c-di-GMP-I riboswitch aptamer from a soil metagenome, 76 nucleotides, folded computationally.
Its mean pLDDT, the model's own confidence on a scale to 100, is 90.
The sequence is in RNAcentral, with records from MGnify.
């Protein structure tokens, strides 16, 4: 030198979530990448009295783990 939680204002989205701005809780890969786990969301279907469990589908989360990949400048 870098990156930016909550939160807060704009916006986009049905929703999880993004995207600029403020901000700063942290963070040696908090760069990238949904490959496997795993959380969320919406929709179906199925069970249930219901709460809510399951299966499928399309999403989303890299700051949830694992794995894969790249990597600045400078002193000792």
């Nucleotide at each position: 030198g870098g990156c930016a939680a909550a939160c807060c204002c704009a916006g986009a989205g049905c929703g999880a979530u993004c995207u600029g701005g403020g901000g700063g809780c942290g963070c040696a890969a908090a760069g990238c990448c949904a490959c496997g786990g795993g959380a969320c969301u919406u929709g179906c279907c199925g069970g249930g009295a219901g709460a809510c469990c399951g299966g499928c589908a399309a999403g989303c989360c890299a700051g949830c783990c694992g794995g894969g990949u790249u990597g600045c400048c400078a002193a000792a």